[in-house]
RNA sequence: GCUGAUGUAGCUCAGCGGUAGAGUACUCCCUUGGUAAGGGAGAGGUCGUGGGUUCAAUCCCCAUCAUCAGCU
Numbered sequence: 001g002c003u004g005a006u007g008u009a010g011c012u013c014a015g016c017g018g019u020a021g022a023g024u025a026c027u028c029c030c031u032u033g034g035u036a037a038g039g040g041a042g043a044g045g046u047c048g049u050g051g052g053u054u055c056a057a058u059c060c061c062c063a064u065c066a067u068c069a070g071c072u
Base pairs, nucleotide, nucleotide: 001071002070003069004068005067006066007065010024011023012022013021018055026042027041028040029039030038048064049063050062051061052060
């Protein structure tokens, strides 16, 4: 230099055009004599960034950034 993959909640990951979810962690509550385990509720996202297509984009297209892998 070229090619490909990945980027979504604190962390690990779903979601492939129509209001963004789960597990875990965090906060509060219930249960217990207490702990652990269990149950309920809540908070937490400019979906890496910037453009484009579309009535509508996490999703499609282009560029760019970061990480990883391959080729030269």
Notes
This is a predicted structure of a 72-nucleotide RNA (transfer RNA) from a Bdellovibrionales bacterium. The sequence was found in a public genome assembly. The organism belongs to Bdellovibrionales, within Bacteria. Its mean pLDDT, the model's own confidence on a scale to 100, is 82.